[in-house]
A computed fold for a 370-nucleotide RNA from Vagococcus sp. 211, annotated as Bacterial RNase P class B. The prediction has a mean pLDDT of 77. Its Rfam family is "Bacterial RNase P class B". On this family, see Brown, Nucleic Acids Res 1999: "The Ribonuclease P Database". From the family's description: Ribonuclease P (RNase P) is a ubiquitous endoribonuclease, found in archaea, bacteria and eukarya as well as chloroplasts and mitochondria. Its best characterised activity is the generation of mature 5'-ends of tRNAs by cleaving the 5'-leader elements of precursor-tRNAs. Cellular RNase Ps are ribonucleoproteins. RNA from bacterial RNase Ps retains its catalytic activity in the absence of the protein subunit, i.e. it is a ribozyme. Isolated eukaryotic and archaeal RNase P RNA has not been shown to retain its catalytic function, but is still essential for the catalytic activity of the holoenzyme. Although the archaeal and eukaryotic holoenzyme s have a much greater protein content than the bacterial ones, the RNA cores from all the three lineages are homologous -- helices corresponding to P1, P2, P3, P4, and P10/11 are common to all cellular RNase P RNAs. Yet, there is considerable sequence variation, particularly among the eukaryotic RNAs. Rfam classes the family as a ribozyme. Clan: RNaseP clan. The model forms 98% of the base pairs in the Rfam consensus. The gene name in the source record is rnpB. The RNAcentral record of the sequence draws on ENA.
C1' cells in the first nucleotide's frame, strides 16, 4: 500500500416512542419489553411492490369497456456506443451499472522521446472511367490555279471527371458551411505571369492575385439518415386503498391502512356490465396454523420479542472501563530470546455519520483496533 472483520462497553437519574397487560368512558397512569448503519449517503444499476398505458392469451356471462396471468410479438417505438476478451447480485442461466486486461484516436500535463490523465470518441473511405453527338486546328498526307490555297483528324476541347464500374467495412446514401467569390468539399476551381510539350488548337506545373471565417488542409450525424446490441413504456409509498360526520347520490376533509420479523390457509362482510347472477377482488372485521432469530427459563419444554415515525420518537447528564497520542517511572538472578513489549501514573482525543415501501450490486467517507 491492498483485502476482510469489529468500528466502542458497563452501572445510575432523567426524558421520547410503539407494542404488550393491568386499571380507567377516552385523553390517561404504573410495570415490562422493543427502538437507526457498514455505509442508513449517492442516486449509478436492478429486481420486488402499486397504479396508469399498450399488446397477447385466457375466464365467466346473452353481452367485455370486467377479472385474471402474462411481456411473447411487432416495429413510422424506445434506447445504446471507441474495438476486443474476460467478470458481474438479487437469481439457476442470464444481464445491468460497474471492475479488470489489451490495443485505438483526440486533448491536456509532467520528471519529455517515455509517462500520466481526461473523453456526448460507432459510420461522411479509397479507386477507376466512356460513348453518341456537336465544336476547334490542319503539322503529316493527297488535290491545285503551286513561297499559295483547298480538303481530311489518327491531334485537342465540349459531352464529362458525368452515365457506370472496382475494392474494403457492421454501417460511409443523400444534404449543408448565409453574404461574398468562378468554385465551399463535387479525382471542384477565375485571372495574370513564367516555364515545359506541341505544327497549331491546346495540355500539364510554378508561382501571385481576387472573394471570404475558411479555398481542398476541412468541419457538420446534437443535420436527415444508417450500423450494432437491448427493451413493453412511465410515474412511484407525499405511489395507492378506505373513509365518520357534514348530507339523500356524489364528494374525499378528520381519521384511518398501504406500515412492517417472514409465510399459508379459512370464514364472514363488501364489491363485482343497466335487473339477476357469475368469474373474480380484499389496503373491511375475524380465525386456525407453519417457519427464521434473540433472550430467559427449563430439561429437550415454555414463555417473551423482532424500529416504524411522517413535521418526523429512537436522547441527555455523571462516572467507571475499552482504544489511540505524549509525557514520567518501573519490569530481563546465571544461559539463549527478549522491550518495535509489559505495568501504573498524568494530559489530551475518541472517526464517517441518523432508518423513511422493501432488497441486490456499485461508487463515495472514515479516529482506531485484529
Nucleotide at each position: 500500500a491492498u483485502u476482510u472483520u469489529c468500528g466502542g462497553a458497563u452501572a445510575a437519574u432523567c426524558g421520547c416512542a410503539g407494542u404488550u397487560u393491568a386499571g380507567a368512558c377516552a385523553a390517561c397512569u404504573a410495570a415490562a419489553u422493543u427502538g437507526a448503519g457498514g455505509a442508513a449517503a449517492g442516486u449509478c444499476c436492478a429486481u420486488g411492490c402499486u397504479c396508469g398505458c399498450a399488446c397477447a392469451g385466457a375466464c365467466u356471462g346473452a353481452g367485455a369497456c370486467g377479472u385474471c396471468u402474462g411481456u411473447a410479438g411487432u416495429g413510422u417505438u424506445c434506447g445504446u456506443g471507441c474495438u476486443u476478451a474476460a467478470u458481474g447480485a438479487a437469481a439457476c442461466a442470464a444481464u445491468a451499472a460497474g471492475u479488470u486486461a489489451a490495443g485505438g484516436u483526440a486533448c491536456u500535463c509532467u520528471u519529455u522521446u517515455a509517462g500520466a490523465g481526461u473523453a456526448a470518441c460507432g459510420g461522411c473511405a479509397g479507386g477507376c472511367a466512356a460513348a453518341a453527338c456537336a465544336g476547334c486546328u490542319a503539322a503529316a498526307g493527297c488535290c491545285u490555279u503551286u513561297u499559295a490555297g483547298g480538303u481530311c483528324a489518327u491531334g485537342c476541347u465540349g459531352g464529362a471527371g458525368u452515365a457506370a464500374c472496382c475494392u474494403u467495412g457492421a454501417a460511409a446514401g443523400u444534404g449543408c458551411c448565409a453574404c461574398a467569390g468562378u468554385g465551399a468539399c463535387g479525382a471542384a476551381g477565375u485571372a495574370a505571369u513564367u516555364u515545359u510539350a506541341g505544327a497549331a488548337a491546346u495540355a500539364a506545373a510554378a508561382u501571385u492575385a481576387g472573394u471570404g471565417g475558411a479555398a481542398c488542409g476541412g468541419g457538420u450525424a446534437a443535420a436527415c439518415c444508417c450500423c450494432u446490441c437491448g427493451a413493453g413504456c412511465g410515474a412511484g409509498c407525499a405511489a395507492c386503498c378506505c373513509a365518520a360526520a357534514c348530507a339523500u347520490a356524489u364528494g374525499g376533509u378528520a381519521g384511518g391502512g398501504g406500515c412492517a420479523c417472514c409465510u399459508u390457509u379459512c370464514u364472514c362482510a363488501a364489491g363485482g356490465a343497466a335487473a339477476u347472477g357469475a368469474a373474480c377482488u380484499u389496503a373491511g372485521a375475524g380465525a386456525a396454523g407453519g417457519g427464521a432469530c434473540a433472550g430467559a427459563u427449563a430439561g429437550u419444554u415454555u414463555c417473551u420479542g423482532u424500529a416504524g415515525a411522517c413535521a418526523g420518537a429512537u436522547g441527555a447528564u455523571u462516572a467507571u472501563c475499552g482504544u489511540c497520542a505524549a509525557c514520567a517511572u518501573u519490569c530481563a538472578g546465571a544461559c539463549c530470546u527478549g522491550a518495535c513489549g509489559a505495568a501504573u501514573g498524568u494530559u489530551g482525543a475518541u472517526a464517517c455519520a441518523g432508518a423513511a415501501c422493501a432488497u441486490g450490486g456499485c461508487u463515495u467517507a472514515c479516529a482506531g483496533a485484529a